[in-house]
C1' cells in the first nucleotide's frame, strides 16, 4: 500500500420500550435502556419506504418542499486483526 472480516485485545455505536422537549405527522434531540452492528461514522446522489401541513379536488383522494443512512446501491473518511 492492497485485499479481507475466520480469530484476539482495548474501546465505539445503540433497536424495542419509557420520560421530557420540538414537530401537523412521519420523525428528531436528550436521558434511561440493549435488540443488534466492522462502518449501526458522515452525505438524501439513484432506487425504495414513511408522513401529508401548505396546495389541488365536490368528495374519495392526490401531492415533498418534511423524513428514514439500523432497507438496498453509490460517494467519502476511519479503528483493530489477518493475508
Nucleotide at each position: 500500500a492492497a485485499u479481507u472480516u475466520a480469530c484476539u485485545u482495548g474501546g465505539g455505536c445503540a433497536a424495542a420500550u419509557u420520560u421530557u422537549a420540538c414537530g401537523a405527522a412521519a420523525g428528531u434531540a436528550a436521558a434511561a435502556g440493549a435488540c443488534g452492528c466492522a462502518a449501526a461514522g458522515c452525505c438524501a446522489c439513484g432506487g425504495g419506504c414513511c408522513u401529508a401541513a401548505a396546495g389541488c379536488a365536490a368528495a374519495a383522494g392526490c401531492a415533498a418542499u418534511g423524513g428514514c443512512a439500523g432497507c438496498c446501491g453509490g460517494g467519502u473518511u476511519g479503528c483493530a486483526g489477518a493475508u

Predicted 3D model of an 83-nucleotide RNA (c-di-GMP-I riboswitch aptamer) from Niallia taxi. The coordinates come from a structure-prediction model, not an experiment, and the mean pLDDT is 84. The model forms 95% of the base pairs in the Rfam consensus. Its Rfam family is "c-di-GMP-I riboswitch aptamer". Rfam's curators write: GEMM was predicted in a large-scale screen for bacterial structured RNA regulatory elements. Its Rfam clan is "c-di-GMP_I riboswitch clan".